[in-house]
Context: one part of a larger RNA
């Protein structure tokens, strides 16, 4: 000087408390461990691994296993020699890779030649092989915590100290005052995006107040530019004003006006460092290793196993509910190898068909919870839907291992969950649906977004956890 303390003081955070809803019990889904296996590819392991890499494992992917093949190679560059245009097509064998046969086929000055293919030879290719404790790059975490440093000066023999401590204050090393310090840099804040209010410009595909026309009905039509909205450009919030407190400083409390008030809400933004943290399997790369194989091609299998343990979710256990009928209101998005309307067929998944739309125009598209009416009457039930049987639909060469969905039948556990434990402070929690990426299809109940309905509680900081500053002890560095 740090680190540490079941030392002290001050302060903060859904850290506790106050509340609301869960998890832990059940069934299923997904991930992990373990076991199994020819293989169940690899990585991630307290917080900060475990619905994580994977925003899609039937083949492919695929890295794993078995079997069958190849060896200048599936891929790149170059050279020499020899042969042939190349690509493709048909037949036979084979699980296929591949092998054999056949037909056809460029330019030409008949010497040959461009590209390409095959064979031989050589340099080399190739490796998701090892080492993240050799590395770059990228990322997590403490933590959006308020810290981390430097120049000059001063003090100290020196390591170092001072500044950065102290008194206030703040979300903040934020600002004020004081001070052997005076300044400065990286962080904080602001500048950026978005939501909230107003003004203004422009009105199509969007809008319809007023004036007409028309319809069973609809901005449907003429028209309009007010309103909503869209896209640009501006304005607005600064403790600016008033009052109390305060060192009459910073600041803080209350009020007015205002759409919004003291950082207005949200996002992006992550200092110096810590963890030899993660990644050699995104990529790049040193060294080591393989080179008729640890490379490469193919078929089939596996990554989907299952006594068991854990994690994250979904669905429930019901009446604030289930079922049936009627009826209302969104926003974000996506669409040409695409989205696919009206219509018809089917109980349905879906099929036939194809209008319109490269989309503020058309389509996906039905929002759901909600509201109105009916029924069930507390039961393992008209709750719950696992499991299983049968029949189908769709995608795709192909649904056996191993897809999703539909219909009929079946109708398991489960009556609110021990010790313990998690999230959340407002348009939040809870609850309800919708869209998208990946994608032929889909194991999505995941993830990322979007809107609808919409709470309760916070006395307070004694205690638990994490963090910041000062101080003290120290046998640690």
């Nucleotide at each position: 000087u740090g680190a540490c303390g079941g030392g002290g003081g001050c302060c903060c955070g859904c850290a506790c408390a106050a509340g609301c809803g869960g998890c832990g019990g059940a069934g299923c889904a997904u991930g992990c461990g373990g076991a199994u296996u020819a293989a169940u590819u690899c990585g991630a392991u307290g917080c900060a691994a475990c619905g994580c890499g994977a925003a899609g494992a039937a083949c492919c992917u695929u890295a794993c296993c078995a079997a069958g093949g190849c060896u200048u190679g599936a891929c790149a560059u170059a050279u020499a020699c020899g042969a042939g245009a190349a690509c493709g097509c048909g037949c036979u064998g084979g699980a296929g890779a591949c092998a054999g046969c056949g037909a056809a086929c460029u330019c030409u000055u008949u010497g040959g030649a461009c590209a390409c293919u095959c064979g031989u030879a050589u340099a080399c290719a190739g490796g998701u092989g090892g080492u993240g404790c050799a590395u770059g790059g990228u990322u997590g975490u403490c933590g959006u915590c308020a810290g981390c440093u430097c120049g000059u000066g001063u003090c100290g023999u020196g390591a170092g100290a001072u500044g950065u401590u102290g008194g206030g204050u703040u979300a903040a090393g934020u600002c004020c005052c004081g001070c052997a310090a005076c300044g400065a840099g990286c962080g904080c804040a602001a500048c950026c995006c978005u939501c909230g209010u107003c003004c203004u410009a422009u009105g199509u595909u969007g809008c319809c107040a007023g004036c007409a026309c028309g319809u069973c009905a609809u901005g449907g039509u003429g028209g309009g530019a007010a309103c909503u909205c869209a896209u640009g450009g501006g304005a607005u919030a600064c403790u600016g004003c008033c009052g109390g407190g305060g060192u009459c400083a910073a600041c803080u409390c209350g009020g007015a006006g205002g759409a919004a008030g003291g950082u207005g809400g949200g996002g992006a933004u992550g200092a110096g460092g810590u963890c030899a943290a993660a990644u050699c399997a995104u990529c790049a790369u040193g060294c080591c290793c393989c080179u008729u194989a640890u490379g490469u091609c193919u078929u089939g299998g596996g990554c989907u196993u299952c006594a068991c343990g854990c994690a994250u979710g979904c669905u429930a256990c019901a009446a604030u509910g289930g079922c049936c009928g009627g009826u209302a209101c969104a926003a974000u998005g996506g669409g040409c190898u695409g989205c696919g309307a009206u219509a018809c067929c089917g109980c349905g998944a879906g099929g036939u068909g194809g209008a319109g739309c490269g989309a503020a125009u058309c389509c996906c598209a039905a929002a759901a919870a909600g509201c109105c009416g009916g029924u069930c009457u507390c039961a393992g039930u008209u709750c719950g839907g696992a499991u299983u049987g049968a029949g189908g639909u769709c995608u795709g060469c192909a649904a056996c291992u191993c897809g999703a969905c539909c219909u009929c039948a079946u109708g398991a556990a489960g009556u609110c969950g021990g010790a313990g434990u998690c999230g959340c402070u407002a348009g939040u929690a809870a609850u309800c649906g919708c869209a998208g990426a990946u994608c032929a299809g889909c194991a999505a109940c995941g993830c990322u977004g979007c809107g609808g309905u919409g709470a309760a509680u916070a006395c307070g900081u004694u205690c638990c956890c994490g963090g910041g500053c000062c101080u003290u002890g120290c046998a640690c560095a």